A computed fold for a 346-nucleotide part of an RNA from an uncultured bacterium, annotated as small-subunit ribosomal RNA, central domain.
[in-house]
Context: one part of a larger RNA
């Protein structure tokens, strides 16, 4: 490189969105660029290869014929690809109704709890563990009532429940935005798919200023355990955990399974739509589980939400270690992030 791959063997990008490029429904025409044929040129000569001669044969030579991807003209097809031109409605999209969800922002507001204060009751332990000790406690602790402060998180509903493009999102309400899906179809006319590079967005941890600080808690201190115990348990506890901007861009970001379309036996649940109403059922359309036909797979297993059967684009993979290191390069306040090798070794 050719071909083979990518759930668990190496390998799917975290996600949208979209530039270039790639690929793109039916129908009728013109074109003749690709595309096909016909016929000229051209494709030096040596060589190769067929033939026929020359050297007493061969090697060798000579001469004659062929071959020769391609490349030019030119003349002619029109199915397919391009290109135009005119239509078309199913693919996309716009419109009217509706129903629907922890989708997203910003504001309000509530109860418990846990901690803290302040006052009653009360009086010796409370706490904690396999046992215990540190701690706390006659300056009155623990328990318990009232009151009070403040910060965080929403018990129960709650579900192989919904929503979100992924990260991810739950107390109740308000105000703004955003979706998808159903159903009607008299609108546009193909406007679509993919997406290299770009932009956005992206858990927790982690960085900067300023705020807040009730839990719980890296390091940290002390008790314990032990040979030892820089750990597992126990008391304390800072950073954080929360909230404002900005920064950082990583995860087992996973369904380890890219995005779009199209087709391929059936059973069962359940959300949401229509639709049919007899509390109906069956139907139907878009989600979400669950078992299986056929196929598909090393197998485990997947099976209309495909890992099955084809089609477009994209990313990625090419023994194991070295190493996602080293150098440079880009980004970053910074920790580090992206791109990313060899030597040598098995």
């Nucleotide at each position: 490189u050719u071909g083979g791959g990518u759930u668990u063997a190496a390998a799917g990008g975290g996600u949208g969105c979209g530039u270039a490029g790639g690929c793109u429904g039916g129908a009728u025409g013109u074109u003749a660029a690709g595309u096909c044929g016909g016929c000229g040129g051209u494709g030096a000569a040596a060589u190769u290869c067929u033939g026929u001669g020359g050297c007493u044969c061969a090697c060798c030579c000579a001469c004659a014929g062929g071959u020769g991807u391609g490349c030019c003209g030119u003349c002619g097809a029109a199915a397919c690809u391009g290109a135009u031109a005119u239509u078309c409605u199913u693919g996309a999209g716009a419109g009217a109704a509706g129903a629907c969800a922890a989708g997203g922002c910003a504001g309000g507001c509530g109860g418990a709890a846990u901690u803290c204060g302040u006052g009653g009751u009360g009086u010796a332990g409370c706490g904690g563990u396999g046992a215990a000790a540190u701690g706390c406690a006659u300056a009155g602790a623990u328990a318990u009532c009232a009151c009070g402060a403040g910060g965080a998180a929403c018990a129960c509903c709650g579900a192989u429940a919904g929503c979100g493009c992924a990260g991810g999102c739950a107390g109740c309400u308000u105000g703004c935005c955003g979706g998808g899906c159903u159903u009607c179809a008299a609108c546009u006319g193909a406007c679509g798919c993919u997406g290299a590079g770009g932009c956005a967005c992206g858990a927790a941890a982690g960085u900067g200023c300023g705020g807040g600080a009730a839990u719980c808690a890296a390091a940290c201190a002390g008790g314990a355990u032990u040979a030892g115990a820089u750990a597992c348990c126990c008391u304390g506890g800072u950073a954080g955990u929360c909230c404002g901007c900005a920064c950082a861009g990583u995860a087992a970001a996973c369904g380890a399974u890219g995005a779009u379309c199209a087709c391929u036996c059936g059973c069962u649940g359940u959300c949401c739509g229509c639709g049919a109403u007899a509390u109906a059922a069956a139907g139907u359309g878009g989600g979400u589980a669950g078992c299986c036909a056929a196929g598909c797979g090393a197998a485990a297993g997947c099976g209309g939400u495909a890992a099955g059967u084809g089609a477009u684009c994209c990313a990625c993979c090419u023994g194991g270690g070295g190493a996602g290191u080293a150098c440079g390069c880009c980004g970053g306040c910074a920790a580090c992030g992206g791109u990313g090798a060899a030597a040598c070794u098995c």